[in-house]
This is a predicted structure of a 105-nucleotide RNA (SAM riboswitch aptamer (S box leader)) from an Acidobacteriota bacterium.
RNA sequence: GGAGCAUCAAGAGUGGUGGAAGGGUACUGGCCCGAUGAUCACCACGGCAACCUGAUCAUUUUGAUGAAGGUGCCACAGCCAGCCCGGAGACGGGAACGAUGCGGC
Repeated sequence: GGAGCAUCAAGAGUGGUGGAAGGGUACUGGCCCGAUGAUCACCACGGCAACCUGAUCAUUUUGAUGAAGGUGCCACAGCCAGCCCGGAGACGGGAACGAUGCGGC
C1' cells in the first nucleotide's frame, strides 16, 4: 500500500498552548457545531471498552464477566438521508462508501 475478515443505534472530557474560518472522515441535500475561536495539531490529567493481549467461569470452541498492556475512541446513531428490496405510509432489511482493529501478503 491493496485486498480479506470482524465491528460500527451502547459507552466515555476537562484544562492549557498554537492557529484563524470553516467544520461534522468520498460526493450531494439537510440538520447541527463554530470569532463566547470550532474542525485541526500538540501537552497534561481523566475516562470508555471495538479489536489484539491477558485472567476467571462455563463451553456447542464459542459465550459471559473482569483487567487496561498495544492500537483506538470520548457533540448530535458512522448526525440523518441519498442506491436496492418490502410496505399505503410510518418504518424495516440489505448494499455502497467511510472509520477502527486483526492474521497472512
The organism belongs to Acidobacteriota, within Bacteria.